[in-house]
RNA sequence: CGAGUCGGCCGGACGGUCGCUGUGAUUGCACAGAGGAAAGUCCGGGCUUCACAGGGCAGGGCGCCAGGUAACGCCUGGAAGGCGCGAGCCUAUGGAAAGUGCCACAGAAAAUACACCGCCGCGCCCGCGGGCGCGGUAAGGGUGAAAAGGUGCGGUAAGAGCGCACCGCGCCGGUGGCAACACCGGCGGCAGGGUAAACCCCGCCUGAAGCAAGGUUGAAUAGGGAGGCAAGCGCGUUGCGCGUCACACGGCCCGUGUGCGCUUCCGGGUAAACCGCAAGAGGCGCAUGGCGACAUGCGUCCCAGAUGAAUGACCGUUCACGACAGAACCCGGCUUACAGGCCGACUCACCCG
Numbered sequence: 001c002g003a004g005u006c007g008g009c010c011g012g013a014c015g016g017u018c019g020c021u022g023u024g025a026u027u028g029c030a031c032a033g034a035g036g037a038a039a040g041u042c043c044g045g046g047c048u049u050c051a052c053a054g055g056g057c058a059g060g061g062c063g064c065c066a067g068g069u070a071a072c073g074c075c076u077g078g079a080a081g082g083c084g085c086g087a088g089c090c091u092a093u094g095g096a097a098a099g100u101g102c103c104a105c106a107g108a109a110a111a112u113a114c115a116c117c118g119c120c121g122c123g124c125c126c127g128c129g130g131g132c133g134c135g136g137u138a139a140g141g142g143u144g145a146a147a148a149g150g151u152g153c154g155g156u157a158a159g160a161g162c163g164c165a166c167c168g169c170g171c172c173g174g175u176g177g178c179a180a181c182a183c184c185g186g187c188g189g190c191a192g193g194g195u196a197a198a199c200c201c202c203g204c205c206u207g208a209a210g211c212a213a214g215g216u217u218g219a220a221u222a223g224g225g226a227g228g229c230a231a232g233c234g235c236g237u238u239g240c241g242c243g244u245c246a247c248a249c250g251g252c253c254c255g256u257g258u259g260c261g262c263u264u265c266c267g268g269g270u271a272a273a274c275c276g277c278a279a280g281a282g283g284c285g286c287a288u289g290g291c292g293a294c295a296u297g298c299g300u301c302c303c304a305g306a307u308g309a310a311u312g313a314c315c316g317u318u319c320a321c322g323a324c325a326g327a328a329c330c331c332g333g334c335u336u337a338c339a340g341g342c343c344g345a346c347u348c349a350c351c352c353g
Stems, first nucleotide, its partner, number of pairs: 002348009012318007020033005035324001039335002042333005047210004054254004059206005064078005079093001080091004094201002099199002101195003116141002118137008149167006168190001169188008214275004224266006232244005245259005282301008
């Protein structure tokens, strides 16, 4: 001095005048008042109801190992594979020797893989070349994303793991590591590929619905009309119990609970006020432990609760001349959008000392 990689922060500020919402107080003040993503509604929960709430199947989710967390499909640290000179970045990462399916076109052939061009041996014909038949072959060529593991040497009529060395693959043992896995050694010529983000197998997890959940108070209407099951029946000595029946528990089974209740259709009335509604798995600071996510302890602060929906308008100064964009029960994540500006660490190239 240039190019990059990773992480963090801001995203307008100050003063004045009027206006809006909440809480408190009272006579007119005090305090507070949209985000880093409030977006997407994609995950996980808290909370509420079903409901006293259990087991299994199906369905759904995740898929290397170890941790963190209330929990997760999230985060942290590692392993393996891949990309990059590097700092770093990416990952639907269990199983293809349980089974089934698929691999277009091209190619002889794409899974019991029948050999297109070739190479070799024997026989016959022509006889410079070559042609036909039989047998052997998959090393060379071609096609393709992928073609009987790769490279080299030997061997053979020509070849081939046919044999050997190394690599690859499988199995066994040892060492290190909590583990995924890595390294070392030995045995075996060895199940000829890919695909499970195809069906499937294996392991772990998993009730449903949702603040328009759910409550309290009040008001109004037609104490409306038509059906079905139950009420009942059977057994046991009474009380009562069992069986049958109906309903509830996302689907199914078992099981449990309730039962003068449940269910279908037509018609009518109501849509008000209040609670839920913000003190939290909370924020900030320090210390200790940990590679880290984070945990523990101490201290400190209260930081929106609207309900047709609250922060708007004007003036002055400054400036980065203002991007993406507005809470609606709450929290932890992920994903997407973002003008401009600032800070830190690291990597590489060039130049000078």
Model confidence (mean pLDDT): 77 of 100. Bacterial RNase P class A from a Gammaproteobacteria bacterium, 353 nucleotides, folded computationally. Rfam family: Bacterial RNase P class A. Rfam's curators write: Ribonuclease P (RNase P) is a ubiquitous endoribonuclease, found in archaea, bacteria and eukarya as well as chloroplasts and mitochondria. NCBI's taxonomy places the organism under Bacteria, Pseudomonadati, Pseudomonadota, Gammaproteobacteria.